Model confidence (mean pLDDT): 86 of 100. The RNA shown here (Guanidine-I riboswitch aptamer) has 100 nucleotides and comes from a soil metagenome. Its Rfam family is "Guanidine-I riboswitch aptamer". Rfam describes the family as follows. This family represents a conserved RNA structure found upstream of the ykkC and yxkD genes in Bacillus subtilis and related genes in other bacteria.
RNA sequence: GGCCGCUAGGGUUCCGGUUCCGCGCAAGCGGGGCGCUGGUCCGAGAGCAGCCGCCCGACGCCAUGGUGUCGGGUGCACGGAGGGACAAAAGCCCGGGAGA
Numbered sequence: 001g002g003c004c005g006c007u008a009g010g011g012u013u014c015c016g017g018u019u020c021c022g023c024g025c026a027a028g029c030g031g032g033g034c035g036c037u038g039g040u041c042c043g044a045g046a047g048c049a050g051c052c053g054c055c056c057g058a059c060g061c062c063a064u065g066g067u068g069u070c071g072g073g074u075g076c077a078c079g080g081a082g083g084g085a086c087a088a089a090a091g092c093c094c095g096g097g098a099g100a
Stems, first nucleotide, its partner, number of pairs: 001052003005048002009042002014039002016036001017034007053074010076096001078099001082094003
């Protein structure tokens, strides 16, 4: 540096829930509303874990930098407003941007 899984968080296409209306003897069916501690879904540079990559060391093999295994490291990080996508929103994207 890249990828994958997840979480905080996020909304409402779909499922479920709930409510109103209509139909029905009823079970229920159809339509409208509500994001509703749910499922699907979106999801972090400054969250977690893993893999690849990179760096260092030890050991083995080939021969003076290659290769394999094992171990270690991979730091720091305050942040709008505005805009964009999907059904929609967001810690998503613009963006480790502007600014501090």